[in-house]
The RNA shown here (small-subunit ribosomal RNA) has 1408 nucleotides and comes from an uncultured prokaryote. The sequence is in RNAcentral, with records from ENA. Rfam family: Bacterial small subunit ribosomal RNA. Rfam links the family to the GO terms structural constituent of ribosome and ribosome.
RNA sequence: GGCUCAGAACGAACGCUGGCGGCAGGCCUAACACAUGCAAGUCGAACGAUCUCUUCGUGGAAAGUGGCGGACGGGUGAGUAACGCGUGGGAACCUGCCCUUCGGUUCGGGAUAACCACGGGAAACUGUGGCUAAUACCGGAUACGCCCUCAGGGGGAAAGAUUUAUCGCCGAUGGAUGAGCCCGCGUCGGAUUAGCUUGUUGGUGGGGUAACGGCCUACCAAGGCGACGAUCCGUAGCUGGUCUGAGAGGAUGAUCAGCCACACUGGGACUGAGAUACGGCCCAGACUCCUACGGGAGGCAGCAGUGGGGAAUAUUGGACAAUGGGGGCAACCCUGAUCCAGCAAUGCCGCGUGAGUGAAGAAGGCCUUAGGGUUGUAAAGCUCUUUCACCGGGGAAGAUUAUGACGGUACCCGGAGAAGAAGCCCCGGCUAACUCCGUGCCAGCAGCCGCGGUAAUACGGAGGGGGCUAGCGUUGUUCGGAAUUACUGGGCGUAAAGCGCGCGUAGGCGGCCGGUCAAGUUGGGCGUGAAAGCCCGGGGCUUAACCCCGGAAUUGCGCUCAAGACUGACUGGCUAGAGACCGGAAGAGGAGAGUGGAAUACCCAGUGUAGAGGUGAAAUUCGUAGAUAUUAGGAAGAACACCAGUGGCGAAGGCGGCUCACUGGCCCGGUACUGACGCUGAGGCGCGAAAGCGUGGGGAGCAAACAGGAUUAGAUACCCUGGUAGUCCACGCCGUAAACGAUGAGUGCUAGUUGUCGGGCGGCAUGCCGUUCGGUGACGCAGCUAACGCAUUAAGCACUCCGCCUGGGGACUACGGUCGCAAGACUAAAACUCAAAGAAAUUGACGGGGGCCCGCACAAGCGGUGGAGCAUGUGGUUUAAUUCGAAGCAACGCGCAGAACCUUACCAGCCCUUGACAUCUGGGUCGCGAGGAGUGGAGACACACCUCUUCAGUUCGGCUGGACCCAAGACAGGUGCUGCAUGGCUGUCGUCAGCUCGUGUCGUGAGAUGUUGGGUUAAGUCCCGCAACGAGCGCAACCCUCGCCUUUAGUUGCUAACAUUCAGUUGAGCACUCUAGAGGGACUGCCGGUGAUAAGCCGGAGGAAGGUGGGGAUGACGUCAAGUCCUCAUGGCCCUUACGGGCUGGGCUACACACGUGCUACAAUGGCGGCGACAGUGGGCAGCAAGCGUGCAAGCGCAAGCGAAUCCCUAAAAGCCGUCUCAGUUCGGAUUGUCGUCUGCAACUCGACGGCAUGAAGGCGGAAUCGCUAGUAAUCGCGGAUCAGCAUGCCGCGGUGAAUCGUUCCCGGGCCUUGUACACACCGCCCGUCACACCAUGGGAGUUGGCUUUACCACGAAGGCGGUGCGCUAACUUUUGAGGCAGCCGACCACGGUAAGGUCAGCGACUG
Repeated sequence: GGCUCAGAACGAACGCUGGCGGCAGGCCUAACACAUGCAAGUCGAACGAUCUCUUCGUGGAAAGUGGCGGACGGGUGAGUAACGCGUGGGAACCUGCCCUUCGGUUCGGGAUAACCACGGGAAACUGUGGCUAAUACCGGAUACGCCCUCAGGGGGAAAGAUUUAUCGCCGAUGGAUGAGCCCGCGUCGGAUUAGCUUGUUGGUGGGGUAACGGCCUACCAAGGCGACGAUCCGUAGCUGGUCUGAGAGGAUGAUCAGCCACACUGGGACUGAGAUACGGCCCAGACUCCUACGGGAGGCAGCAGUGGGGAAUAUUGGACAAUGGGGGCAACCCUGAUCCAGCAAUGCCGCGUGAGUGAAGAAGGCCUUAGGGUUGUAAAGCUCUUUCACCGGGGAAGAUUAUGACGGUACCCGGAGAAGAAGCCCCGGCUAACUCCGUGCCAGCAGCCGCGGUAAUACGGAGGGGGCUAGCGUUGUUCGGAAUUACUGGGCGUAAAGCGCGCGUAGGCGGCCGGUCAAGUUGGGCGUGAAAGCCCGGGGCUUAACCCCGGAAUUGCGCUCAAGACUGACUGGCUAGAGACCGGAAGAGGAGAGUGGAAUACCCAGUGUAGAGGUGAAAUUCGUAGAUAUUAGGAAGAACACCAGUGGCGAAGGCGGCUCACUGGCCCGGUACUGACGCUGAGGCGCGAAAGCGUGGGGAGCAAACAGGAUUAGAUACCCUGGUAGUCCACGCCGUAAACGAUGAGUGCUAGUUGUCGGGCGGCAUGCCGUUCGGUGACGCAGCUAACGCAUUAAGCACUCCGCCUGGGGACUACGGUCGCAAGACUAAAACUCAAAGAAAUUGACGGGGGCCCGCACAAGCGGUGGAGCAUGUGGUUUAAUUCGAAGCAACGCGCAGAACCUUACCAGCCCUUGACAUCUGGGUCGCGAGGAGUGGAGACACACCUCUUCAGUUCGGCUGGACCCAAGACAGGUGCUGCAUGGCUGUCGUCAGCUCGUGUCGUGAGAUGUUGGGUUAAGUCCCGCAACGAGCGCAACCCUCGCCUUUAGUUGCUAACAUUCAGUUGAGCACUCUAGAGGGACUGCCGGUGAUAAGCCGGAGGAAGGUGGGGAUGACGUCAAGUCCUCAUGGCCCUUACGGGCUGGGCUACACACGUGCUACAAUGGCGGCGACAGUGGGCAGCAAGCGUGCAAGCGCAAGCGAAUCCCUAAAAGCCGUCUCAGUUCGGAUUGUCGUCUGCAACUCGACGGCAUGAAGGCGGAAUCGCUAGUAAUCGCGGAUCAGCAUGCCGCGGUGAAUCGUUCCCGGGCCUUGUACACACCGCCCGUCACACCAUGGGAGUUGGCUUUACCACGAAGGCGGUGCGCUAACUUUUGAGGCAGCCGACCACGGUAAGGUCAGCGACUG
C1' cells in the first nucleotide's frame, strides 16, 4: 500500500427443509400486446312525449331535452437536470359547490330533440319534411353595489318547481377552499463538451391572457449568458423518508404521504369554475378487429385475468356492513376508491414440536495405546402436563333506534391423547467446532491466503462437535469495517505524489492604534419547518410485531430586537512589513566590440634517413614521389592550462584568458522620505542543458552514421586507423532531462560547536580576540521520521497561498483536442490482467567488489596417470538371468577381509504349503544320535535294510520336563516397495576455528552488542582496548605410540668378566641389548634483541629432544530431504499352495565399445648368471613345519620340533662381482599350444601354480590430470586378515633414501567490509526474440443503425387566429340591415421528403 473476511439491511431470487397464528408487503424485467367481465353516474322536486301498475290519491319505469358530476377518486414513472421538486418569500389573478352580508327574482319572444312520415347504408350511423316542452335559447325593462370612462356619460341580470315549508335563480361584498404566475437559496456525472444566443437581451406602440411578462407582433437599440462552469453529451421523476454509520457522511426514493409528468405515438383545440381531459372530441401515424370492400370500430400505465419477457411477483373472489366520493329535498342509486377474504415462510413478531425422574453409564454406532473412551440422562422404563393443531358446544365488539361482506370468525367452555409437528449450514487460519476411512495434483474444494502428487482436522463418506432454528445456506445489491478521497479525519526527500525556473492576472490570505456601520458572527423573540415515520412518555390487542394519544425533535429558511470582541465595509492616524535616498563593497551575472599566448592539424622551405604510428598483442594507415623527428615562416578554427578552492555569481538552465564601453541583481553602513504600497498565484506571458529542425556562413580538433583493421563461436560492440552530419557564428524553431537537494514559495519561532566567502563595529600585545549582518559547508541537542536520516540553509513548531498523489501491469499508451516544418511535445483513458507492486532496515548467501590470513592451493621440485598389454570396478550393450545398491568432489580394486557348488538375493526347471525358523492348543510316540550299505531320481525328496546306543526327574500316576510325529488354526516368512515416514550408523565441508547462551545495554522491530577494533597465534591462542560482564560446545591439554634417561624384573631374551662348547650349547651372571611395568624429562624455564613495560616473535646457550618434538585416537552448532529399509531395528503399504521355503543346473565371469583405479613394461641407475651379508611387523594344531629323500619345477614321500621372546613360516630384497652394448634386443612378457602339480564332492562354462614351446602391443605417452614438505617422496622386499583353493586389491612392517625461488595467479577455507532486484540463497534471479493456441483492445477500404443540427420542398392534415363572406339564415330591427353559419384565402404548424453536416454505437479483410 492494495486485495479479502467477520456486521447490518432487502419489494428479492435459487437450493435443502417446512407445524400454527398475528401484522405487513407482493411485475424491480416489455411505458410489450391484450380475449372477457366490471371500474361514473345520478336527478321525474327542470321538461315534453311514451310505457306500465293501480286501492284512480296518483305511484313506478325509462330513451330524449335539460342540470350537476365524468378536471375527483384509481394507475404508471416513459419523458423531464427544469422554478420540475424542496424550502422561504412575493403580487398582477381566477375560483363551481360551501359560509357571511347587501340587493333583486319583471315583461315578452322564436326555436329544437324526443315523436311521426319518407329516404340512404352491410354496419357504424345518417338525410329531408312535419309537430312540441322546459330551470334549454333570445330580446326589452330595472341597477344598492359592479364594470368602462375623455369624469360629461355609457354598459350589463334573473328560473322556476311545488304537498306552503322549503329547494332554487340573478347582481354584488367579504371569507374559506382549490388552481395559475414571479423570485432567493438548494438539487447527479463528464472540460477528451469552452464558448453559447437573433425573439436572442432591453425599450416603445399594439395584440393576447383570469393575470404579470418576448407570451405574440411591428419598430428601435446591441445587448444577454459563461471558468462561482454557459452551451453540449450521458444519466435520472423530486421530496417527507428508507438502509447503513459513533457521528459526519454514503447509498437509495418499493409499500404510506405531498408535488410533478404521462394515458397506443405525435399534433390540435372544444366544452367548462376548473382540462388542453386515462375509461370525451378532431387530425396524422403504427398496430389489432369487423366488413356486403363502399366503409367502419378500438386503446387495462383502473380491478381481476391472458399471452410474452424474465431468476422472479398473487384471485377473471365477497360486500358496499364500515370509511370516503358523485347525483338527489329525500328515500335511494352508483362506487374493482374502500373494507374483507384467497395464494406463496416474501419479511417482521409470537407459540409449539413436551416436562420430571432415570447408570446396568444397556444395545448399536464411532474411535482405541485393546485398558478403555465417546454418543450419553441421551434412549428404554416410571411419573406427569395438554399450549398449538383436532373434535363437540356457546358465540361477539366493530352500528346511531335500524343495516355485518368479514363470519359461525375472534374469544369462551368441554373432550381425547405424548399424542400430528426439525431441519439447514459449518468444523485449515481469519472463525466457535476433530477424529477414522476412502482418494492419490485424480476426483474435487475455494471469500482471501490456499488445500489434493499414499499417513489430507482443507476433497468424498462416517462418528463426534459448533452455530442458527420453521427455517438454514447460496447468489445479487447497498452502507459498514475503509483514516482506502481524510469536513470531522490522510499525505507528497527515498513508498504514489513539488509544475524545470521566473514575472504576473483573477482569486485566496494579510501589520499597529482609533472612530462609524452592522454584511459575516453571537444571543433573545416571532413565523414557518404538512401528516405519517424516528426518539421519549402513556394507552389498546393475553405478549410482541402492529395500532392509538401526547410530547420532543425537525440541526433549515424568513422577519424582528439586541451585542460590537473577531472578520468585513467606510474613515482618521502610525512605522516594526515593503519600498525609496545617500555612502561603500565583492563577484566566471548578462550582452556587444576588440585583443593575447600556449597547443593542435594544414601549407611552404631547410636539415635528415628508414621507418613512423598504433596495441594486451597486432593490423588497417602514413613513408624512399623522403614520412616520423627537428628548425624557421605562413594561414585557420576552436577552447582558454596554472590561478582553482564542499570558492564566487545567477530565478533556474547555466557562467571561467585579457581589455573597453553598456547593463541586471545581491550585500554592508547611514537617513530627517512614502505609509501596508504586502505574500501567494488557477489561467496567461517569458526564460529554459544537450540532442534535433530551417536558412546562410564557418570547419582546426573532436566525432553519431559509415568504411576498414583487430577481438570473438559470432562482434552490426568494447580496442585501433580513417571519417560525414554535428559541435562554432547569425537569425528563427523545438520545450524536453536523474531540468535532483529526487525536498514549491513566503513569514515568525525553537541549544550549540567548527570551517569558509562578502561587509561593518569594538579591543589592543597589529595579528589576533570578541561581536554583528548576509551567503556557503561539516558535526550535533530538543523535536520529527516506517526506518534511513533531517536538524536556524528543517524533513522541527505554526500560519498563508499554489501544484500534485490514491494498488501493480496495461500506460510518460490509445482515441480526441491544442502546439510544432518535422521529430515530437502537452493533456490523457478503458477493456483485460495480477495478490501483489513498492520503501527502509535486518540476518545470511553470493560477487569475473575491496582488505587481512591460511591449506601440497598454486609455484618450485620429485615421481606418476592420460598412450601399450594385462588385472579390477563402472557405464553401455547383450542375455532366460547377466541380482541389488553406490553417481561430481564425497559412485567407479566402493558394499565384496576373497561369486566353481555354497555364498546368491537373479534366471530355467522340479518340488513343499502351519511351512527351513518362533509361541500357543489337541492327539500320538519315547527318543535323539552315530555308522554301514540299497532302490528310484539331476537333486530336493520318497521308499526300504543292518549295526551301535536305548532321555532326565519321579510322590511311580504318561505325573512333570525334553525331543520327535500327526491335525487344525491363530500365525510364521518376504534381500518385496517407500532412506522423501524413521532410529541407528556413516560420508562430506573439516581437525576448518568456529557455533552459541544468561544477565545487562542499544533498537518500534527483525536484530545488534558480547564475537567488532590494535597486536599475536596452528587456533574465538593469548594480550591490550571497549556497554558490556560472564559462561557453554569446539581449540589446546589430559589418553596411546615413537625418540633420551632412571628404576623394578631377568626366561624362552642378553653375554662385559670367568669356565665350557661346533654353536650363549651349558655353568654362571643380569652390567649391556631387549622385553614391559613405574617414573623422570621440555616449561619460551635461562641469556640477548624486538614489541606498548603486554601477549608474543627472532637469535643463542644447555639438552636425546625446543617452541604443538614426530605419529595416532579425538570431528563443535550445523549443511547436503547426502548414503544405507540388502547389516540391524522400525511406521505404513503389498504377497500368503507365493513376492514364502527346498533343490539341480545356469547366471553375477557375457563383449563392438567408453571411463576410473591399478600391475608389468618400454630397458644399461637395466636384463641375465654367480656370490651371499644385514631387518621388522605378524601368523601357526583340520595349523606352521626344520631336516632327509625325490622331481627340471609346481610339488610329492618320510618326518624332528612347536599351542610358540624357546620350534616353524624365515629365503628378505634392493646389494656386490661377472656378462650383455642399444637392438623390438639376452628389453618386454601378452597371447596361444602342449604336458603337468595342488586344493576341492566337483576346476567345461569359471581356480591358482609349474615345465617346454610361442613370443603380441610397447622405444616414456595429445589435450588434460594426480600424489608428495623428511625418515617424507621415490624405490626394495616381508607379514597378515578373508580363505579348502584363489591378491596386481586392502591392512600392516621394516631396508635404502632425495629435491624445493616464492604467495602475483588457479582451487578450497577463515575474519572484517561493501553492493544486491538473491533467501529451495549465483547450479539464484531474470530480459528479449521466435513458434503455436486463446483473450481483451487501437487502426482500418468501408458498411449498418440510433440521436441531433442546418437549409430547402410542400404532401402542408386537423385546429384556433386574421381576412373575406356573392351562398344560407327563426328570435332583434320599420323594408334595408345587424348578427350568425357554410364556403374561400392567408400566416403558423405535426407528420413526411431531399441535401449537407455533427455525434454515438454495431460489423469489417488486414494490421498494431